[in-house]
RNA sequence: GGGGGUGUAGCUCAGUUGGUAGAGCGCUUGAAUGGCAUUCAAGAGGUCAAGGGUUCGAUUCCCUUCAUCUCCA
Numbered sequence: 001g002g003g004g005g006u007g008u009a010g011c012u013c014a015g016u017u018g019g020u021a022g023a024g025c026g027c028u029u030g031a032a033u034g035g036c037a038u039u040c041a042a043g044a045g046g047u048c049a050a051g052g053g054u055u056c057g058a059u060u061c062c063c064u065u066c067a068u069c070u071c072c073a
Stems, first nucleotide, its partner, number of pairs: 001072007010025004019056001027043006049065005
């Protein structure tokens, strides 16, 4: 330098052939219990890596950029 993959909640990851963004763990609150553990219930937390384009509508499609992994030279 060229090809390919990945980037979504604090962490690990789903998701969608375009239509309100989710789970587990963690965190907060409440209940049960002798209980800072355990179980149950509720809740907070996201510009879906960044910018632009297409579209009535983009996490999803297109272009560029960034980070990272990998292959080739």